[in-house]
Molecule: RNase P RNA; transfer RNA
Organism: Planctomycetota bacterium
RNA sequence: UCCGGCCUCCGGGCGAUCGCCGGCCUUCGGGUCGGAGGAAAGUCCGGGCUCCACAGGGCAGGGUGGUGGGUAACGCCCACCGUUCUUUGCAGUUCAGGGAAAGUGCCACAGAAAACACACCGCCGGCUGGCCGCGCCUCGGCACGGCAACGGCAAGGUUGAAAAGGCGAGGUAAGAGCUCACCGCGGCGCCGGGAACGGCGCCGGCACGGCAAACCCCACCCGGAGAAAGACCGAAUAGGAGGGUCGCGUGGCCCGCGCCCAGAUCCUCGGGUAGGUCGUUCGAGGCGGUCCGCGAGGGCUGUCCUAGAGAAAUGAUCGCCACCGGGCUUCGGCCCGGGAUCAGGACCCGGCUUACGGGGGUCGGACACU
RNA sequence: GCCCCAGUAGCUCAGUUGGAUAGAGCACCGGUUUCCUAAACUGGAGGUCGCGCGUUCGAGCCGCGCCUGGGGCG
Numbered sequence: 001u002c003c004g005g006c007c008u009c010c011g012g013g014c015g016a017u018c019g020c021c022g023g024c025c026u027u028c029g030g031g032u033c034g035g036a037g038g039a040a041a042g043u044c045c046g047g048g049c050u051c052c053a054c055a056g057g058g059c060a061g062g063g064u065g066g067u068g069g070g071u072a073a074c075g076c077c078c079a080c081c082g083u084u085c086u087u088u089g090c091a092g093u094u095c096a097g098g099g100a101a102a103g104u105g106c107c108a109c110a111g112a113a114a115a116c117a118c119a120c121c122g123c124c125g126g127c128u129g130g131c132c133g134c135g136c137c138u139c140g141g142c143a144c145g146g147c148a149a150c151g152g153c154a155a156g157g158u159u160g161a162a163a164a165g166g167c168g169a170g171g172u173a174a175g176a177g178c179u180c181a182c183c184g185c186g187g188c189g190c191c192g193g194g195a196a197c198g199g200c201g202c203c204g205g206c207a208c209g210g211c212a213a214a215c216c217c218c219a220c221c222c223g224g225a226g227a228a229a230g231a232c233c234g235a236a237u238a239g240g241a242g243g244g245u246c247g248c249g250u251g252g253c254c255c256g257c258g259c260c261c262a263g264a265u266c267c268u269c270g271g272g273u274a275g276g277u278c279g280u281u282c283g284a285g286g287c288g289g290u291c292c293g294c295g296a297g298g299g300c301u302g303u304c305c306u307a308g309a310g311a312a313a314u315g316a317u318c319g320c321c322a323c324c325g326g327g328c329u330u331c332g333g334c335c336c337g338g339g340a341u342c343a344g345g346a347c348c349c350g351g352c353u354u355a356c357g358g359g360g361g362u363c364g365g366a367c368a369c370u
Numbered sequence: 371g372c373c374c375c376a377g378u379a380g381c382u383c384a385g386u387u388g389g390a391u392a393g394a395g396c397a398c399c400g401g402u403u404u405c406c407u408a409a410a411c412u413g414g415a416g417g418u419c420g421c422g423c424g425u426u427c428g429a430g431c432c433g434c435g436c437c438u439g440g441g442g443c444g
Stems, first nucleotide, its partner, number of pairs: 001366011012321007020035006037342001041353002044351005049226004061222005066080005081097001082095001085092002098217002103215002105211003120157002122153004128149001130147004135142002165183002168180003184206001185204008230278004240269007247259004285304008323338006371443007380396004389427001398414005420436005
């Protein structure tokens, strides 16, 4: 100098002019106050709120997964434990971190063998028997060497991502937890810790390969739907229910009675639709102080009110200050340039993830120079 | 606003208990055939399996996060 990881902070302030949206006031000219984000995003988790369902329990389905804590809750956060990697170490760092001695399944190719272990090369000839050579001999056999049957072995080689405890010594024909020490593994006991877990001692000769982001088992959690939730008001037109009058039937006519599944008209009622109002922004709220806690966070206290409408407003220019970069410097300052990118609320919060620009700190790597 | 599905060659699709060179049809290129073309026969090329990270000895396939496209709900 460049690249990368992690942590943390920020995404300018004040004023003026012209616009846009909303509230209030108005003499209808206008005045005044307020007006996006760190992610408002993805809709991936968790909750508030609302309606529906619901005695209780179980099955199915989904999710989470070391321990403890924080929280309204979480798959989030904090602390610790174990583990991976780096390192002499301190320390940093990685981990979707329950269970593979409950069961099922898978482990291609290669290789002897891939999970009921096995035997290709190899090692051995003590025990059993055969053949060949040579030697001895009392011609029955005996001894030695070789071959190979058979038997023993699993140390070494070979394969693989992974090879049946590791390493050393003893032991043996050769070998082997066969025996022993250390390490690993398992069991028991004691001690430390709130727990995960750690330390020490004794015992066991090893029985137990990997994969659960394969099925599965264990523990814990989860009722469903979502502001198009839901509550209230509610036209016009059409249709419905009830009633009155005319009407229809009975009858020559009126009253009366019956009818409207014959119709007209008027009144009343309730339901739905369009639409409107609420839900809707004061809330697990922001900022400051103080106390408790290693921390995440919590208690107390002071102070502030900070968009809310809908297919939906927040933009442009200028000045000053602050900031960043470059240049000059008489170290007092001066000059020039910059403000962008990602992106925009739509019921509201807590997280996660993803996208963008910049500052600071720390760690690692590469190159160059000293 | 809420919810669901898909992505493999230029196009349409296969790809299952994860296993090594990822296939098929059409299209493309060369050759044979023909006077030439088509058809036919024959050979060949063409793939970051949407992208990234992880699990595993091993990923098109399993998990997570993104991207793109499509669909449904008054």